[in-house]
Context: one part of a larger RNA
RNA sequence: GGAUGAACGCUAGCGGCAGGCCUAAUACAUGCAAGUCGAACGGGCCGCAAGGUCAGUGGCAAACGGGUGCGUAACGCGUAAGCAACCUGCCUCAAACUGGGGGAUAGCCCGGCGAAAGCUGGGGUAAACCCGCACGGUCCCAAGGAGUCACCUGGUUUUUUGGGUAAACAUUUAUGGGUUUGAGAGGGGCUUGCGUCUGAUUAGCUAGUUGGCGGGGUAACGGCUCACCAAGGCGAUGAUCAGUAGGGGUUCUGAGAGGAUUGGCCCCCACAUGGGUACUGAGAUACGGACCCAACUCCUACGGGAGGCAGCAGUAGGGAAUAUUGGGCAAUGGAGGCAACUCUGACCCAGCCAUGCCGCGUGCAGGAUGAAGGCGCUCAGCGUUGUAAACUGCUUUUAUCUAGGAAGAACGGCUGAUUUGCGAAUCAGUGUGACGGUACUAGAGGAAUAAGCACCGGCUAACUCCGUGCCAGCAGCCGCGGUAAUACGGAGGGUGCAAGCGUUGUCC
Numbered sequence: 001g002g003a004u005g006a007a008c009g010c011u012a013g014c015g016g017c018a019g020g021c022c023u024a025a026u027a028c029a030u031g032c033a034a035g036u037c038g039a040a041c042g043g044g045c046c047g048c049a050a051g052g053u054c055a056g057u058g059g060c061a062a063a064c065g066g067g068u069g070c071g072u073a074a075c076g077c078g079u080a081a082g083c084a085a086c087c088u089g090c091c092u093c094a095a096a097c098u099g100g101g102g103g104a105u106a107g108c109c110c111g112g113c114g115a116a117a118g119c120u121g122g123g124g125u126a127a128a129c130c131c132g133c134a135c136g137g138u139c140c141c142a143a144g145g146a147g148u149c150a151c152c153u154g155g156u157u158u159u160u161u162g163g164g165u166a167a168a169c170a171u172u173u174a175u176g177g178g179u180u181u182g183a184g185a186g187g188g189g190c191u192u193g194c195g196u197c198u199g200a201u202u203a204g205c206u207a208g209u210u211g212g213c214g215g216g217g218u219a220a221c222g223g224c225u226c227a228c229c230a231a232g233g234c235g236a237u238g239a240u241c242a243g244u245a246g247g248g249g250u251u252c253u254g255a256g257a258g259g260a261u262u263g264g265c266c267c268c269c270a271c272a273u274g275g276g277u278a279c280u281g282a283g284a285u286a287c288g289g290a291c292c293c294a295a296c297u298c299c300u301a302c303g304g305g306a307g308g309c310a311g312c313a314g315u316a317g318g319g320a321a322u323a324u325u326g327g328g329c330a331a332u333g334g335a336g337g338c339a340a341c342u343c344u345g346a347c348c349c350a351g352c353c354a355u356g357c358c359g360c361g362u363g364c365a366g367g368a369u370g371a372a373g374g375c376g377c378u379c380a381g382c383g384u385u386g387u388a389a390a391c392u393g394c395u396u397u398u399a400u401c402u403a404g405g406a407a408g409a410a411c412g413g414c415u416g417a418u419u420u421g422c423g424a425a426u427c428a429g430u431g432u433g434a435c436g437g438u439a440c441u442a443g444a445g446g447a448a449u450a451a452g453c454a455c456c457g458g459c460u461a462a463c464u465c466c467g468u469g470c471c472a473g474c475a476g477c478c479g480c481g482g483u484a485a486u487a488c489g490g491a492g493g494g495u496g497c498a499a500g501c502g503u504u505g506u507c508c
């Protein structure tokens, strides 16, 4: 000098864009943050009906989105590859199919227990819930034959035999679904080369340890797990141990090499009070699911129960320090739904804060009797403040008031028309804005509403007077102050930056 998620002191007019618990991954009152579908199903209530509404069964979603950085020195991340060792709901394309039966249970009714949370007995009922049966395939499994490929444990094509597995309907007749198979897209899993902080005042570490045969397990390879067998495996090219730390794109600095950094935004990982476990599912070992142990908080009729803000706000605490218990689904995106639509603290907006960057303004021109006042001096006259003021003319950004007033809106839906083999497409009309009567535009009057902070001994731009007298004090370094201090305190004047200025912390 530059930079900053900054803080502190003094000061403060406006706007745009961004940012805003770096500390206690501390504890949390309250509200909201994940639902949706009646075009899967049977009921209760309302209704003449159409239909509406409510809980329940069922489906899909809740594994996304949002938060945090505790842990982790690791195939965690980055980069480049491999899987002939793998999985993949919804979506797209293609092919085939959707036949015929049975069963249970919630809701409901009748009872019981409990303070509550809730639990329980009997009866009876529906489905796209659950379970058999059947035709079937180029599907799956096992054994065999042939061709071909090759990364040579095998892959792929075809064929024979034996065995095995499927479906679901609704309806306004337009459609929306269901089952099987193949392919794709997107997503994931696993493996590997290389790179990835400090310490040797850590030198040896290791028994499922290293390898093999076999069984089990997984979507899949594998000591992943188990029985047996062998005695291996790693290490000065730093094993093991200890400390520290999420990684990267980036960002800052620097001429570069390099050094530092990972806050905002994006990608990956890990976590959800601490620890463990599985269930459901295409996908979780699941933040707002379940179970167990523990700590803590709350309710209790003392028998027993409830909870988890590192979601958005907000509270207490900690701290030098970090915001509103706001509006809206109008847009973008997501979930469900044929759709209308519903939900969405994602998101879009608004509020607070000079926290930063950028922009604008606080007037412009003329004006010497160089006014008054202040300060200084060689002190009855000068110098300086200073064209500064007064005064004259002009302008009106901004502020205030008045009037008008957006873009962001494209869809979807409904109505009509046209095109089309079928999905469907196109055009016209109608209609949808939280922000917001905001941005913006025009007009009105009036210089009117708006300047501070630090410094002035040298480094370093800027000097005198008074007070003080090694005192009070200053100080980044050198150093000032003991009676004329340009260095302390005040004043006048000046210098620098400017809605900021200085100080402190940290990095280069």
Base pairs, nucleotide, nucleotide: 001508002507003506004505006504007503008502009501010500013360014359015358016357017356018355019353020352021318026316027315028314030313031312032311035060036059037058040057041056043054044053045052046051067271068270069269076196077195078194079193080192081191082190083189086188087187088186091184092183093182094181095180096179097178098177099133101131102130103129108123109122110121111120112119113118139164140163141162142161143160144159145158146157147156148155149154169176170175197243198242199241204234205233206232209231210230211229212228214226215225216224246268247267248266249265251260252259253258273294274293275292276291277290296307297306298305299304324350326349327348328347332346333344334343335342336341363394364393365392366391373385374384375383376382377381400444401443402442403441404440408435413430414429415428416427417426418425419424452497453496454495455494456493457478458477459476463492464491465490466489467488473480474479
Small-subunit ribosomal RNA, 5' domain from Spirosoma panaciterrae DSM 21099, 508 nucleotides, folded computationally. It was read from a public genome assembly. The source organism's lineage runs through Bacteria, Cytophagia, Cytophagaceae, Spirosoma and Spirosoma panaciterrae. It matches the Rfam family "Bacterial small subunit ribosomal RNA". Its mean pLDDT, the model's own confidence on a scale to 100, is 85.